Transfer RNA from Rypticus saponaceus, 72 nucleotides, folded computationally. RNAcentral holds the sequence, with entries from ENA. It matches the Rfam family "tRNA". Its family is annotated with triplet codon-amino acid adaptor activity in the Gene Ontology. It is annotated as a transfer RNA. The gene name in the source record is trnV.
[in-house]
RNA sequence: CAGGGUGUAGCUAAGAUAGUAAAGCAUCUCUCUUACACUGAGAAGGCAUCUGUGCGAGUCAGAUCAUCCUGA
Repeated sequence: CAGGGUGUAGCUAAGAUAGUAAAGCAUCUCUCUUACACUGAGAAGGCAUCUGUGCGAGUCAGAUCAUCCUGA
C1' cells in the first nucleotide's frame, strides 16, 4: 500500500426477512443466617464514531476509528 474479518452492559455473548435489544457471570438492594456464604426476589447498566436511505436501522449504504488475518 491492497484485500478481507471483527466491533452490542464491567466480562462472555444472542439478536431469522429492518418492527419493544434477550441471556449467563459480575455489581447494588431486599430476603435468609448469630454472622458470612448459598438460595429466592428485584434494580441499575449496552448497539465503536459520523452521515445517508427509509414511516421505522444493532440490522442496509458510505466514510472514519480500533483490532486481527492475508498478500506485496